[in-house]
RNA sequence: CGGGACGUGGCGCAGUUUGGUAGCGCACCACAAUGGGGUUGUGGGGGUCGCUGGUUCGAAUCCAGUCGUCCCGA
Numbered sequence: 001c002g003g004g005a006c007g008u009g010g011c012g013c014a015g016u017u018u019g020g021u022a023g024c025g026c027a028c029c030a031c032a033a034u035g036g037g038g039u040u041g042u043g044g045g046g047g048u049c050g051c052u053g054g055u056u057c058g059a060a061u062c063c064a065g066u067c068g069u070c071c072c073g074a
Base pairs, nucleotide, nucleotide: 001073002072003071004070005069006068007067010026011025012024013023020057028044029043030042031041032040033039050066051065052064053063054062
C1' cells in the first nucleotide's frame, strides 16, 4: 500500500439474505413463594446499532468516506 472479516444495552450474541415497531441469554432492580439463604416465577429499567454524510415515505440493513481490532497478500 491492496484485499477481507468483525464493531448492536454492563457482558456474550441474533437480526443484514428480502429496508418496515431493535430482540435473545446472562447480569441488574422490584414483587411473590421460603423462617432465612439458594432457587424458581412474574414484572421492570437500560442501547436508537463504531463515527460522519448520502439514497429513501422509511436505514442496524443499501451507497460513499472514515476510525478501531484481527487475518491474508505485497
Description:
The prediction has a mean pLDDT of 81. Transfer RNA from a Verrucomicrobiales bacterium, 74 nucleotides, folded computationally. It matches the Rfam family "tRNA". By type it is a transfer RNA.